[in-house]
């Protein structure tokens, strides 16, 4: 000098006047005291709290390498693997394509079990030209059918392993030797996975799962404007659609030929129907009512509302998140929304920005200084 | 504070890995047709598909992350 990681701090003092939570007091007021962030943001996760409400199953939804943290999480730490980067670091949407089913336009022969456009080869059989031959027969060139191939080329993100050497008519894992792959063991490690360690196979095979889907693990639904008390006031007032009861028993009136009919809807039992905070089913609980529409009264006061998976310092444990154990501390609760205004002085000349139940996280925004560790270069 | 939504041509929309085609109707141009204008009829222009990043050969669509809009919320009865 240039990076890379990780931590702190976010304006301070001193006077005036002003706002507010609690506590005390002689409650107009006095007097202690305390009084926005690292994101308070975004609402993208996880929860705890409260309410439906007391299970269970499909389904729907969410993570996805392995082992740890943690109350949980898609979060955090360590490791594997993969890619960038000289490095220090930094980044992954990192289970399965051989359960199935699907998509690759255009170009190209041909995009999943094939396949021939251009070339190559044509021994072998069938024709045509030319030459050798006196002529045939036979031969030799090229050439066309038929057939052979997929190493060369072309096309395209992608074309069925690479490379040498043999072979072969001309190629081809067709054979061989290294690689690569695939299975099957040894070692190493809890494991992912690694191997400069052996063996068997010519080879089951390209991509794409932020396609569907298959595995393995998780998950009720709302959300403090949740939900409680308390208090005031009005009109259960109007209109619309769905409705749903049925049987039996006991009891009761009643009639009666004393067998029993016939009403009642008081208790109870079943079946049925509606309701009951995501969708279906099964179960469960209250019920004969349930849904929406116009209209109409109050919009008032308390709780929840801050003491917590809380902070901070010390040792110990652990590679680390992080955990134990001890000791101090108590640090915002507004509800038309609480910290402002002014002066002087210092200074880093203040940026992104203001709590609304609380918490762990992640993402975004941001001026400016301070400390430590590491890497590169001169 | 908390919960759902919504971005596509001068305006209203439709399209959505169901995949490589950006439409439809109004406005705008232009020409038919009228004596001229509307009406009608034909042709046409007109698009970073809100921005970014990712996945994939390929993104208006599939997934992340910002911006900017819009709607909801108390209680009684």
């Nucleotide at each position: 000098g240039a990076g890379u990681c990780a931590g702190c701090c976010a304006g301070g003092c001193a006077g005036u006047c002003g706002c507010u939570g609690c506590g005390c007091g002689u409650u107009a007021c006095g007097c202690g005291u305390g009084g926005a962030g690292g994101a308070a943001a975004g609402u993208c996760c996880g929860g705890g709290c409260u309410c439906c409400a007391a299970g269970g199953g499909c389904a729907a939804g969410g993570u996805g390498c392995c082992a740890g943290g943690u109350a949980a999480c898609g979060c955090c730490u360590g490791g594997g693997g993969g890619g960038c980067g000289u490095g220090a670091g930094c980044c992954c949407a990192c289970g399965g394509a051989a359960a199935g089913u699907g998509c690759a336009a255009c170009a190209g022969a041909a995009a999943g079990c094939a396949a021939a456009c251009c070339g190559c080869c044509u021994a072998a059989g069938c024709g045509c030209u030319g030459c050798c031959c006196c002529a045939a027969a036979g031969g030799c060139a090229g050439u066309g059918c038929c057939g052979g191939u997929a190493a060369g080329g072309g096309u395209g993100a992608a074309a069925g392993g690479g490379u040498g050497c043999g072979g072969u008519a001309a190629g081809a894992g067709c054979g061989c030797a290294c690689c690569g792959c695939g299975c099957c063991g040894g070692u190493g490690g809890c494991a992912a996975c690694a191997u400069u360690c052996g063996g068997c196979g010519g080879c089951a095979c390209g991509g794409c799962a932020a396609a569907c889907c298959c595995c393995a693990c998780c998950u009720g639904g709302a959300g403090c404007a949740a939900g409680g008390c308390c208090a005031a006031a009005u009109a259960g007032g109007g209109g619309a659609g769905c409705a749903a009861g049925c049987g039996g028993g006991c009891g009761g009136a009643u009639c009666u030929u004393c067998g029993g009919g016939u009403c009642u809807g008081g208790c109870u039992c079943g079946c049925g129907c509606g309701u009951g905070c995501g969708g279906c089913c099964c179960g469960c609980a209250c019920g004969u009512g349930c849904u929406c529409c116009c209209g109409g009264g109050u919009a008032g006061g308390u709780c929840g509302c801050u003491a917590g998976a809380g902070g901070c310092g010390c040792g110990c444990g652990g590679u680390g998140a992080c955990g134990c154990g001890c000791g101090c501390c108590c640090c915002a609760g507004a509800u038309g929304a609480a910290u402002g205004a002014u002066u002087g002085c210092c200074c880093a000349c203040g940026a992104c920005a203001g709590a609304a139940c609380c918490c762990g996280g992640c993402u975004u925004a941001u001026c400016g200084g301070c400390u430590g560790a590491c890497u590169c270069u001169c | 504070g908390g919960g759902c939504c919504u971005g596509u041509a001068g305006c209203u929309c439709a399209g959505u890995u169901g995949g490589u085609u950006a439409g439809a109707g109004c406005a705008g141009u232009c020409c038919g047709c009228u004596c001229a204008u509307a009406a009608c009829g034909g042709a046409u222009u007109g698009g970073u598909c809100g921005c970014u990043g990712g996945u994939u050969c390929a993104a208006g669509u599939c997934c992340g992350g910002c911006c900017a809009g819009g709607c909801c919320u108390a209680c009684c009865a």
About this RNA: Two RNAs folded together computationally: RNase P RNA and transfer RNA, 455 nucleotides in total. Rfam match: Bacterial RNase P class A. Rfam classes the family as a ribozyme.